[in-house]
Context: one part of a larger RNA
């Protein structure tokens, strides 16, 4: 000197971008943060038409009004069964010294919803269950009999080009196990249906089902790199390795039985102690060194532990179960909860934000749309925390007023510095106008009457901080008298201190300035 997710102190105008709980992965009121979907489905409500009607009441052969209850259509709400999404999006670094992360290679050992792309089909039946309605237990939370219904819920069966499975036959090829195409016989597993349009046939749209192909995502496996301590020196029983079974998408001691004595280490095992990892970032001429906040990519976590269910995907932050420790409510018998989602509260702290607007953008979920959902995001709201730009005014002005300080008392010097004059108009107050961001022809904007334009108005409101022995730039008086202080090192202070306190004056830097902490 340069750096900061800074903090303290003294001081503070205004915009733009950015950035703000590094401690207690401490506990958490409150509220939001994941839903859609009625064009899969049977119902319940709520409005509304049409239809027939018991009936009233007028009239009383006819006929008019009113209508309860059937039956039928439209519109809207909408618990529940059912899809698809809650496995991403948003947080957080507690574990982890590991194929976790980085890079480069491999999977002749692997999966893959939704999405494209191509073939090749959607054909026939059955059981049931929520919802309902009746009972019942219960404080609640919520369960339970009994009847009844429906589906793109389920489950049989027909089809089977292709796939699979066993057992063969030929070709080609390779990386050892081996792979790929053709065939041959057996065997085995599919589906869904809604909506439009129509009188119907029927067409069309969306979807279901096998198969292969791609994209996009992931699982695994191996080279090599990845911090300190040897005042850690041996460690190891599912351990090293086989055979054989189970699992699993898939290899594999991954489990599990038998069998064999193996594996691993001074080129640092094991042990311990620290810590996510990269891309970057700081710094430095490099090579190195520090660091991993914010943004991006990978990973692990979700009150602590354990477990699986369901699913294409989790061993699942806002899902399910069990134990624990902690709040809650309780009729004491039993429940209920999970901010390390955005705000926000308590508590640690030196020390870190608003319980805001908006879904108008970009994105993501559902949906045929419309549109619904989205504390993702987009915007604002606080803080000089941080970089950028800008302003506190510009010119003239000497009898160098006055006043402060010094003075050798001549004088000097603050100093064109102020006052006066004459002007500007950023930021400022005010009045008018007013976006772009919106894409696709009409609608749509939180920001926001904002940013910009334009008219008026007034120099009005807007400078401090540090330092002045040397180092290191900038001197003088006065006070104090080893006192009171200073201080980064050398060192200053004991009566003339340019080193302490004032105050003139001066450097420096400037809405900062200085400290103090780490880093190169």
């Nucleotide at each position: 000197g340069g750096a900061c997710g800074a903090a303290c102190g003294c001081u503070g105008g205004u915009g733009g971008c950015g950035u703000g709980c590094c401690u207690a992965a401490c506990a958490c009121a409150u509220g939001c943060a994941a839903g859609u979907c009625g064009a899969g489905c049977g119902g319940g409500g709520g409005c509304u038409g049409c239809u027939u009607a018991a009936g009233u009441a007028g009239g009383u052969u006819u006929c008019u009004a009113c209508g309860a209850g059937a039956g039928u259509g439209g519109c809207c709400c909408u618990a529940g069964c059912g899809g698809c999404g809650g496995a991403c999006g948003g947080g957080u670094g507690a574990g982890u010294a590991a194929c976790g992360c980085g890079u480069g290679a491999g999977c002749a050992a692997c999966c893959a919803a939704c999405c494209u792309u191509g073939u090749a089909c959607u054909g026939g039946g059955g059981g049931a269950u929520a919802a309902c309605a009746g009972c019942u237990g219960g404080a609640a939370a919520c369960a339970g009999c009994u009847g009844c219904u429906a589906a793109u819920a389920c489950c049989g069966c027909a089809u089977a080009a292709g796939a699979c499975u066993a057992c063969g036959g030929c070709a080609c090829c390779g990386c050892a196990u081996g792979g790929u195409g053709c065939u041959g016989u057996a065997g085995u597993a599919a589906a869904a249906g809604g909506c439009g349009c129509g009188g119907a046939a029927g067409c069309g749209c969306u979807g279901g089902u096998a198969c292969a192909a791609g994209a996009c995502g992931g699982g695994c496996u191996c080279g090599c790199g990845u911090c300190c301590c040897a005042u850690u020196a041996g460690c190891u029983a599912g351990u090293u390795g086989g055979u054989g079974a189970g699992g699993u998408a898939a290899c594999g001691g991954c489990u599990c039985a038998c069998c064999a004595a193996g594996g691993c280490g001074a080129c640092g095992a094991u042990g311990g102690g620290u810590a996510g990892c990269c891309g970057g970032c700081c710094u430095g001429a490099g090579a190195g060194g520090g660091u991993g906040u914010a943004c991006g990519g990978c990973c692990a976590c979700a009150c602590u532990g354990g477990g699986a269910c369901u699913g294409a995907g989790a061993c699942a932050c806002g899902g399910c179960c069990c134990a624990g420790a902690c709040u809650c409510c309780u009729a004491c018998g039993g429940g209920a909860g999970g901010c390390a989602g955005c705000a926000g509260u308590g508590g640690g702290g030196g020390a870190u934000a608003u319980u805001g607007c908006g879904c108008a953008a970009u994105g993501g979920g559902g949906g045929a749309a419309a549109c619904c959902c989205u504390g993702a995001c987009g915007c604002a709201g606080c803080g000089a925390c941080g970089c950028c730009g800008c302003g506190u005014g510009a010119g003239c002005g000497a009898g160098g007023a006055a006043g402060g300080c010094c003075u050798u008392c001549g004088g000097g010097u603050c100093g064109u510095a102020a006052a006066g004059c004459u002007c500007u108009g950023u930021c400022c107050c005010u009045g008018g106008g007013g976006a772009a961001g919106a894409a696709g022809g009409u609608a749509u904007g939180a920001c926001g009457g904002u940013a910009c334009c334009u008219g008026g108005g007034g120099a009005g409101g807007a400078a401090g901080c540090c330092c002045c022995g040397g180092c290191u730039a900038a001197c003088u008086a006065c006070g104090u008298g080893c006192c009171a202080g200073c201080a980064g090192c050398c060192g200053c202070g004991g009566u003339a201190a340019u080193a302490c306190g004032u105050a003139g004056g001066g450097g420096g830097c400037g809405a900062g300035c200085g400290u103090u902490g780490u880093c190169c």

Small-subunit ribosomal RNA, 5' domain from Caldicoprobacter oshimai DSM 21659, 520 nucleotides, folded computationally. Its mean pLDDT, the model's own confidence on a scale to 100, is 85. Rfam family: Bacterial small subunit ribosomal RNA.